c-di-AMP riboswitch aptamer (ydaO/yuaA leader) from a bacterium, 136 nucleotides, folded computationally.
[in-house]
RNA sequence: UGAAAAUAGCAGCCGAGACCCAUUCAAAGCAUGGGUGCGGGGGAACCAAUUUGGGGCGCAUUCCUCUUUUUCGAGGAUAGGACACUUUCAAGUCCGAGCCCGUCAGCUAACCUCGUAGGCAUUUGGAAGGGCAACA
Numbered sequence: 001u002g003a004a005a006a007u008a009g010c011a012g013c014c015g016a017g018a019c020c021c022a023u024u025c026a027a028a029g030c031a032u033g034g035g036u037g038c039g040g041g042g043g044a045a046c047c048a049a050u051u052u053g054g055g056g057c058g059c060a061u062u063c064c065u066c067u068u069u070u071u072c073g074a075g076g077a078u079a080g081g082a083c084a085c086u087u088u089c090a091a092g093u094c095c096g097a098g099c100c101c102g103u104c105a106g107c108u109a110a111c112c113u114c115g116u117a118g119g120c121a122u123u124u125g126g127a128a129g130g131g132c133a134a135c136a
Base pairs, nucleotide, nucleotide: 009132010131012120013119014118018036019035020034021033022032023031037116038115039114040113041112042111047106053104054101055100056099057098062077063076064075065074066073080095081094082093083092085129086128087127088126089125090124091123
C1' cells in the first nucleotide's frame, strides 16, 4: 500500500415545501378541487423615514487582484450558512448561488393574497439529554 474475513440494534440531509378528504377509477397512480398545518407578500393609527429610482425571496453580503475598449471571465478573501436524534465544546470539510417585481410597496391591527417545489447521500471525537426496538 492492497485484498479478504469477522464484529457493530435502529434513526437520512438542505429546504416553508407535509398531511387529510373528494371527483374520476377494479385498485393504485396521475390530474383537478377543497381543507388542515407550515412558509411568503401586500395592508391603518402611532412611530419612523427623505428625494440620486426602489423593492422582494434566499445563508449567499462586501472587498481586492488579474484579463478585457467595456462586458463576459479567472483567482483570493469576507458577512453569513451547512455537515445526518437534539444542544454544546474542539478539530476538520464544504457553500458563500440564483431568481423575481417593474417606477410601486417602511413598520403595520382588521383584512386581502400567494406558495406548499426542487436537489441530494451521511465527519469525526468529548460532555449532557432524549426517541424506537430487543433482552433481563
Overview
The coordinates come from a structure-prediction model, not an experiment, and the mean pLDDT is 78.